Transfer RNA from a bacterium, 71 nucleotides, folded computationally.
[in-house]
RNA sequence: GGGCGAUUAGUUAAGUGGCAUAACGAGGCACUCCAAACGCCUUGUCGGGGGUUCGAUUCCCUCAUCGCCCG
Numbered sequence: 001g002g003g004c005g006a007u008u009a010g011u012u013a014a015g016u017g018g019c020a021u022a023a024c025g026a027g028g029c030a031c032u033c034c035a036a037a038c039g040c041c042u043u044g045u046c047g048g049g050g051g052u053u054c055g056a057u058u059c060c061c062u063c064a065u066c067g068c069c070c071g
Stems, first nucleotide, its partner, number of pairs: 001070007010024004018054001025043005047063005
């Protein structure tokens, strides 16, 4: 330099155009002599920018970061 893939909550991951999800985590409550575990409630997310579309996490372009391959 060229090609391919990935980027979603604090973490690990689902999600192929129509209300963004789960688990763990974190906070609160209850329980307990105290704590842990269990239970209930709450919390918070689509890497940046642009385009297409009535509507984009999803499709297109570009940038960034990470990984792999080729030279």

Its Rfam family is "tRNA".
The coordinates come from a structure-prediction model, not an experiment, and the mean pLDDT is 85.